Transfer RNA from a Hadesarchaea archaeon, 76 nucleotides, folded computationally.
[in-house]
RNA sequence: GCCGGGGUAGCUCAGUAGGUAGAGUGCUCGGCUGUUAACCGAGCGGUCAGAGGUUCGAGUCCUCUCCCCGGCGCCA
Numbered sequence: 001g002c003c004g005g006g007g008u009a010g011c012u013c014a015g016u017a018g019g020u021a022g023a024g025u026g027c028u029c030g031g032c033u034g035u036u037a038a039c040c041g042a043g044c045g046g047u048c049a050g051a052g053g054u055u056c057g058a059g060u061c062c063u064c065u066c067c068c069c070g071g072c073g074c075c076a
Base pairs, nucleotide, nucleotide: 001072002071003070004069005068006067007066010025011024012023013022019056026044027043028042029041030040031039049065050064051063052062053061
């Protein structure tokens, strides 16, 4: 340098026809229990890596940039 995969909640990840951003876990509160754990319920949670573009509408499509992983190649 080229190719491929990835970046979404504190963490692990869904969201694959463009149409209200989700699950598990975590945290807080409550229930249950003699207590804790477990279990049950409620709540808390997001500039969707950044910037631009297309569109009535973008996590999703297009362009550029940054970061991570893998493969290939080049060089003195």
Rfam family: tRNA. By type it is a transfer RNA. Its family is annotated with triplet codon-amino acid adaptor activity in the Gene Ontology. Taxonomically the source falls in Hadarchaeia (SeqCode) (Archaea, Methanobacteriati, Hadarchaeota (SeqCode)). The coordinates come from a structure-prediction model, not an experiment, and the mean pLDDT is 80. The RNAcentral record of the sequence draws on ENA.